[in-house]
Predicted 3D model of a 74-nucleotide RNA (transfer RNA) from Chryseobacterium gambrini. It matches the Rfam family "tRNA". Rfam classes the family as a transfer RNA.
């Protein structure tokens, strides 16, 4: 530079078989403790890159684009 394939979801790592989005770790608060830590317990915290399309419904299927990996041709 052109093609392919694979990936994005909470602050971080990662779940979710189309039926509506969750754990862990961190974070806050409470219990414990003289106090710190541990340890237990509850809380807040996201509509899933963007933008469309199928569907009764979409994180999931289509598509287009932007973006990262990796591969492959030049």
């Nucleotide at each position: 530079a052109g093609a392919a394939a694979c990936g994005g979801u909470a602050g971080c790592u990662c779940a979710a078989u189309g039926g509506a989005a969750g754990a862990g770790c961190a974070u806050u608060a409470g219990u414990c403790u003289u106090c710190c830590u541990c340890a237990c317990u509850a809380a807040g915290g996201g509509g899933u890159g963007c933008g469309g399309g199928u569907u009764c419904g979409a994180g999931u299927c289509c598509c287009g684009c932007a973006c990262g990996u990796u591969u492959c041709u030049a």

Taxonomically the source falls in Chryseobacterium (Bacteria, Pseudomonadati, Flavobacteriia, Flavobacteriales).